[in-house]
Context: one part of a larger RNA
């Protein structure tokens, strides 16, 4: 010196941080993932018009939506259980790979069918919930058609690093959303956004491998049958005993194999002159887990925290037939502990997912509250005042000291409290206007740019002025050496102190107390870990 600290005294402010290290224990509530009506068909709710048997009805419009479809729920956020392992870190390699949204460049979007769910009606069940029957649409399925640089094959030519890699031809297999909104136009049929199919490249994140590195115990020496290697099949995106048949006996080890403790890794922190030792809290980067364990589905991605199935332990409703349920997401409770916060605001910023956009959602994230837990930074007043003032403490009774300390005198107002002005953080979008540009036969549409309107949780905060009045704002530890700091008086090996040496048995500077000094200061000291 350092600390995610705890304890005991004590405490004015402010600015940045930090805040379950223990029980990956168990959760009460409330929120943490939604969104699209410009993919679809129904419902529904309000104007208006039309018709009316006055009961209703139909159409347009504008919101709302349960359902069917699409994308998002693999991100973000949390934890460290578990893992000595390509998990991580570094450097590589894939002639063994995948990659939705995004760019870029090509070419394309013809013909058609059949369900279904919402809905109607009926039954079952306490209840989650569910069965039958009938009806209806889609950018929900689903044949067939046509590209073709996809696959499979065959032939050429040409590269390499071993299997082998690129181009070109010639046979055979497999796609689309005819959508949706707007503009034009009497249609037809043309156009612009977005969205769709295939191919080829980029991007991005992602899969496999390979060298090196980073522990403790040899009071742990032997380990290993899919083991190690071949062939061939299966499977994966993709290599590979990854699985499987059959051959063959091999593979690791003292350069520490297997046993076994213990433990997420990095950047980095913290020490220390380095060297090196100790940790991996906040931030980042990676992995791994989501009650414990095992599964696979859909998906471009998962074996999927808030998504299924199953088995278990707990919970919790039940009408006893059954059934829900997972805070290591943010608040919060209980518990365990020395110990760790508000069941707060807000989507204004900045960022994600939906959507054409307006918007919607967002406990992420902006913030605010608690905590001297930390670090910095201020203030608790300044100047002047000897009759050295009462008063304490000491005394050799003269005196010494506290002590310019106080009282008076003169000032100033930092923070605090009152009042008054008052922000940056806003850039946008989106509406109006105008201009330019790519494109179009042309418009609308699409891009960029000015002009206006107009959008703040924090917050009447920060900040700035002003009025008052020295008024509100110091403790805490130590004095025997180490190690600045002495003296009285009370105890009398007793009470006690103590880091270490040791103090205390009648004049203790070491124990209590006072008075006086030292130190550090909103803090000081104690433990506790680490250099």
């Nucleotide at each position: 010196g350092a600390c995610g600290a705890a304890c005991g005294c004590u405490g004015g402010c402010g600015g940045c941080g930090u805040g379950c290290c223990u029980a990956a224990u168990a959760c009460a509530u409330g929120c943490a993932a939604g969104u699209c009506g410009a993919g679809c068909g129904g419902a529904g709710u309000u104007a208006u018009u039309c018709c009316u048997u006055c009961g209703g009805g139909a159409a347009u419009a504008a919101c709302u939506u349960a359902g069917c479809g699409g994308c998002g729920g693999a991100c973000g956020g949390g934890u460290g259980a578990g893992u000595a392992a390509c998990a991580c870190g570094u450097a590589g390699g894939u002639a063994a790979c995948c990659u939705g949204c995004c760019u870029g460049c090509a070419a394309g979007a013809c013909c058609g069918g059949g369900a279904u769910a919402a809905c109607a009606u009926u039954c079952g069940g306490a209840a989650a919930c569910g069965a039958a029957u009938g009806c209806u649409a889609a950018u929900a399925c689903c044949g067939g058609a046509u590209a073709c640089g996809c696959g499979a094959u065959u032939c050429u030519c040409u590269c390499g690093c071993a299997u082998g890699g690129g181009a070109g031809a010639g046979u055979c297999g497999g796609g689309a959303a005819a959508g949706a909104c707007g503009g034009a136009g009497c249609a037809a049929u043309c156009u612009g956004u977005c969205a769709c199919u295939u191919g080829c490249a980029g991007a991005u994140g992602g899969a496999c491998c390979u060298g090196c590195g980073g522990c403790g115990c040899a009071u742990u020496a032997g380990c290993u049958a899919g083991u190690u290697g071949g062939u061939g099949a299966g499977g994966u995106a993709a290599g590979g005993g990854c699985u499987c048949a059959c051959c063959a006996a091999g593979g690791c080890g003292a350069c520490g194999a297997u046993g076994c403790g213990u433990a997420g890794c990095c950047g980095a922190c913290c020490u220390g002159a380095g060297a090196g030792g100790g940790u991996g809290a906040u931030c980042g980067g990676c992995c791994a887990c989501a009650c414990u364990g095992g599964g696979a589905c859909u998906g471009a991605g998962a074996c999927a925290c808030g998504g299924c199935c199953c088995a278990g332990a707990c919970u919790c409703c039940u009408a006893c037939g059954g059934g829900a349920g997972g805070c290591a997401g943010c608040a919060g409770u209980a518990g365990g502990g020395a110990a760790u916060c508000u069941u707060c605001c807000g989507c204004a910023a900045u960022g994600g997912g939906c959507g054409a956009a307006a918007g919607c959602c967002u406990g992420a994230c902006g913030g605010a509250g608690c905590a001297a837990c930390g670090c910095c930074g201020c203030g608790u007043g300044a100047g002047u005042g000897a009759a050295g003032a009462a008063g304490g403490u000491u005394u050799u009774c003269g005196g010494a000291u506290c002590g310019u300390a106080a009282a008076g005198c003169u000032c100033u107002g930092u923070u605090g409290c009152c009042a008054g002005g008052g922000a940056a953080g806003a850039a946008c979008g989106c509406u109006a206007u105008g201009g330019a540009g790519a494109g179009u036969a042309a418009c609308u549409g699409c891009u960029c740019c000015a002009u206006a309107g107009g959008u703040g949780a924090c917050g009447g905060u920060a900040c700035c002025u002003g009025a008052g009045a020295a008024g509100a704002a110091a403790g805490c530890c130590c004095c025997g050496g180490c190690u600045a700091a002495c003296u009285a008086c009370g105890u009398g090996c007793c009470a006690g102190c103590a880091g270490c040496c040791g103090c205390g048995g009648u004049a203790a500077u070491a124990c209590g107390u006072a008075g006086g000094g030292g130190g550090c200061a909103a803090g000081c000291g104690u433990u506790g870990u680490c250099c």
A computed fold for a 531-nucleotide part of an RNA from an uncultured bacterium, annotated as small-subunit ribosomal RNA, 5' domain.
The full RNA is in RNAcentral, with records from ENA.
The coordinates come from a structure-prediction model, not an experiment, and the mean pLDDT is 83.